Background: This is a predicted complex of two RNAs, RNase P RNA and transfer RNA, with 453 nucleotides together.
[in-house]
This record gives sequence, C1' cells and structure tokens, in this order.
RNA sequence: GGAGUAGUCCAGGCGGUCGCCGGUCCGUUCAGGACGGGAGGAAAGUCCGAACACCGCAGGGCAGGGUGCUCCAUAACGUGGAGUCGUGGCGACACGAAGGAAAGUGCAACAGAAAGCAUACCGCCGCGGAGGCGGCGCCGACGGCGCCUCGCCCCCGCGGUAAGGGUGAAAAGGUGCGGUAAGAGCGCACCAGUCCCCCGGGUGACCGGGGGGCUCGGCAAACCCCACCCGGUGCAAGACCAAAUAGGGGGGCGUUUGAGGGCGGCCCGUCCGAGCCCCCGGGUAGGUCGCUGGAGGUGCCGGGCAACCGGCAUCCUAGAGGAAUGACCGCCGCCCCCGCAAGGGGGAACAGAAUUCGGCUUAUGGACUGCUCCGGCC
RNA sequence: GCGCCCGUAGCUCAGCCCGGAUAGAGCGCCGGACUACGAAUCCGUAGGUCGCAAGUUCGAAUCUUGCCGGGCGCA
Repeated sequence: GGAGUAGUCCAGGCGGUCGCCGGUCCGUUCAGGACGGGAGGAAAGUCCGAACACCGCAGGGCAGGGUGCUCCAUAACGUGGAGUCGUGGCGACACGAAGGAAAGUGCAACAGAAAGCAUACCGCCGCGGAGGCGGCGCCGACGGCGCCUCGCCCCCGCGGUAAGGGUGAAAAGGUGCGGUAAGAGCGCACCAGUCCCCCGGGUGACCGGGGGGCUCGGCAAACCCCACCCGGUGCAAGACCAAAUAGGGGGGCGUUUGAGGGCGGCCCGUCCGAGCCCCCGGGUAGGUCGCUGGAGGUGCCGGGCAACCGGCAUCCUAGAGGAAUGACCGCCGCCCCCGCAAGGGGGAACAGAAUUCGGCUUAUGGACUGCUCCGGCC
Repeated sequence: GCGCCCGUAGCUCAGCCCGGAUAGAGCGCCGGACUACGAAUCCGUAGGUCGCAAGUUCGAAUCUUGCCGGGCGCA
C1' cells in the first nucleotide's frame, strides 16, 4: 500500500427570529404574558418474550402449539455470553432448527442388475450337455465311424462369487499381504467408523489413552418418539363519573269531577286532550383515569473470561384528538467541485413516538479501533 | 394501534396439506380453416424469475425463516 475480518461510537455544534403541541404559574373573561419541556437507533416490521388488565380455571390427563449440543445470564425468551462438535475459509473469522434413524410407519423421480430384513446385467470360476476345430486309430480309397484322461472356440443349463465394469445424490468400510476353483473381514497388519468396559481431564457438552466386540447407510425444515415449556384476549385490555331520547322497576296525580299542553309573561277565555310528574337502576353520547418514575439513564467502585450482577452518588427525559415536535438566518466543523491562492458554489442518509419494557429482523449516512493474508521498502 | 388471511400465464383458478424434474385448465391474445365480410365454431402456436431472498434436501411452486405487496376484521 492492497484485500479482508471483527467490533465500538456518532447521528453536526452554537446563537438568533417566527411558529406548533403539552405542563406550571400569573392575568382575569379573554386577549394574552412568564418559566420550563417536546422523537429514534431503528420510534419500522409486529417476529419472539414479559409486565399490566379483564375473562376462564379444584387437581391431573388428552388434544394442539412451541423449543431442542453444554454451562451460565435473565422477570422471561425462540434472546445474550462463554464453550463443545461439525462445515466453510490459507488466515483473522464466520455459519449451524447441532436430541433420537438397534421404537414404529414411510420416502428416494430418472438412471441402474439391484434403492432396503438385499440383489446378480456384463464379468470371473466349477460341473453337466450339444456342436465345431484339432489329435489318434480302423475300414483298400472318396468318405464314414470310434476314441480323446490332454488342448482351443462357441452355445445352453445348474451352481458359486461380489474382486472388477457400468448407473446414481446415495451401492454393504479403505489399502496391502495371505487365502481360494474364482472370490469375499474369510484370516492378518495398518487406517477409518461405531458400540461396550476401564483410566485420566473438564461443572458439563466433550476430549485424550487402553482393552474387547462389530463393519451398510440417507431423509425427522416426512409422520413420529423422547425431554422441557405453554389457559385465552389484548390499553380498541379495563376502571370510574355520567346527559338527551327510548326501554325496565317503583310511587303519586288524572282519564266528560279533565292531569297536562298550545294561543309571546300572568288570569279569564278558547282549542287539543290520555296520559303527566317524581324516584331508582343498566347501557349509550361525552368526560376522567389507566398514561408514563421505570426489570429507568449516567458516572465511580467491587465481583465475573463475558453476558450480567451488587453498592454508592446523581438526573427526570414527549405522553396527544389519529393531528405537535417545524421553518428561516448567521458563524464554525465535515464532504464534493472551480481556483496557484484569497475566495466562490453546492451537499449531508434511513426515517418519524401512541400502554410500557427486554430482544430479534429489516432500512440507513459517517468516523474510529483491534486482528488476518498478500506485496514493497528499511 | 391490535389480530387474521392471500400472492401461480393478460384475467379467473387447479396443483401445495403428504417434495420428483417438460407447472396445468378455462377465457383471452396470435396464426390458419369456414364466410362476400364479421360473429359463432373447428385446428394450431406462443405466453410462467410460481411475489422476492436465503436455508433444508440428491431434488422446492410445495417444507422452514426473513422481507415485499394486497385484502379483511375489531371502538
């Protein structure tokens, strides 16, 4: 210098002007004024886990769903930390839904002989049979017949075999020697895998060593088995206060002995007239609460490899109607372009709370640090 | 705000649960036949990142996970 890998941090700063939404106080009746506060690392997706609230629930089981190496952390988790094993990478490092396929059921297209308690297409080997070539003998010859315990070729049948060929994603351990008619863990040596036992290390997953037995697997993000966990709904949960109208319950008055209502307030009068009034209770509109001080943030100290935990100090930091959280100006900082310079011009992401937390995932601009590999120079 | 469901050809849908290699059907488009011409009818062809990306697997439209888009319900 290049390529890569892991992680941490920030989310421009200060000042001014004009606005928007809450809070407290003043002012008082309506205009206002003062002070103080007002988005994020993801507020997003709503994918997990909880708090909280209501409903359900004696206890246990079934069904259903979820999780799945170990230990630790945590309120809890499918999250995190540290490890184990496996895979990938030269490496730093990354990834892993990583229990069980000697419980059972099932799947494996095409190709291939065979794809599931093995089988046998070619091949190799043995035996039997038919034929041809060849050899020998006999009939006087052409020709024919007989024999062959020895040789070669081809075909058929029966049997042995799984070394080799070929197919496939996957084919019954690998290499060598022995052995055999040919072969084969059939035997032996080494290697690989797996099961059991013993010893050592580790809390554990697991690792190392020794001995003995054995030598076919894959798929459980197929059904399933095993272990553990899980009641449902979600702040539109829910609680309180509580109109008008219409129902419900109770009481009173009244129905030609006229309650009540209209005729601008009252009386008379006139018209309509069977209902009218009061109380109680539930629900609705509306209002209030839930509503933000909390598994809270920051700093220091201590424990722990770490996640995290404990102690002390300190801070208060949105809570709405679904709707606010903005705009402009100046200076400085960062980046880009023009210019020798002075200077000038331009740019700055993703996105935006709504019951609250802990995570995960996704979107996104920049800065810094550790480490690895390669190349160059000293 | 919270919960649930669906994406396959131009359109409407099968296939997915329980994976198997060229993903089908109807309508439509295009070409041809019939007709004086058109419709109807008949024949033939084309047309697919199976929403996207990873993973499991020998193999994924199908199984799993994460995103994207659309729809529905609850005061």
It holds a member of the Rfam family "Bacterial RNase P class A".